[in-house]
RNA sequence: GCCACCGUAGCUCAGUUGGUAGAGCAGUUGCUUCGUAAGCAAUUGGUCAGGAGUUCGAUUCUCCUCGGUGGCU
Numbered sequence: 001g002c003c004a005c006c007g008u009a010g011c012u013c014a015g016u017u018g019g020u021a022g023a024g025c026a027g028u029u030g031c032u033u034c035g036u037a038a039g040c041a042a043u044u045g046g047u048c049a050g051g052a053g054u055u056c057g058a059u060u061c062u063c064c065u066c067g068g069u070g071g072c073u
Stems, first nucleotide, its partner, number of pairs: 001072007010025004019056001027043005049065005
């Protein structure tokens, strides 16, 4: 330099022929216990890496940029 893939909650990851986003763990509160852990219930948390375009509507499609991984030279 070229090619491919990836970037979504604090962490690990889903998601969809385009219709305003979810799980597990973690956190908080409550119940339970003499107390802790475990268990149960509720709940908080996301400009979907950034920008532009297409569209009535973009996490999803297109382009550029940034970052990461792998491959080739």
Annotation: A computed fold for a 73-nucleotide RNA from a Fidelibacterota bacterium, annotated as transfer RNA. Taxonomically the source falls in Fidelibacterota (Bacteria, Pseudomonadati). Its Rfam family is "tRNA". Rfam classes the family as a transfer RNA. Its mean pLDDT, the model's own confidence on a scale to 100, is 80.